[in-house]
RNA sequence: GCGGCUAUCGUAUAAUGGCCAUUACCCAAGCUUCCCAAGCUUGUGAUGUGGGUUCGAUUCCCACUAGCCGCU
Numbered sequence: 001g002c003g004g005c006u007a008u009c010g011u012a013u014a015a016u017g018g019c020c021a022u023u024a025c026c027c028a029a030g031c032u033u034c035c036c037a038a039g040c041u042u043g044u045g046a047u048g049u050g051g052g053u054u055c056g057a058u059u060c061c062c063a064c065u066a067g068c069c070g071c072u
Base pairs, nucleotide, nucleotide: 001071002070003069004068005067006066007065010025011024012023018055027043028042029041030040031039048064049063050062051061052060
């Protein structure tokens, strides 16, 4: 220098154009218990950045950023 893959709550994950974005752990509150632990219920929190297509984009297209892999 060229090509390919990946990027979603603090962590790990699902979504196959229809969004009020899924689930588990963690966190917070409540119930239970004499207290703790365990259990149950509820809640907070996310689509790497910038554009484009579309009535509508996590999803499709382009560029950039970061990481990984390969070739030279």
Transfer RNA from Ferrimonas balearica DSM 9799, 72 nucleotides, folded computationally.
RNAcentral holds the sequence, with entries from Rfam.
The source organism's lineage runs through Bacteria, Pseudomonadota, Gammaproteobacteria, Alteromonadales and Ferrimonas balearica.
Its Rfam family is "tRNA". Rfam classes the family as a transfer RNA.
The coordinates come from a structure-prediction model, not an experiment, and the mean pLDDT is 81.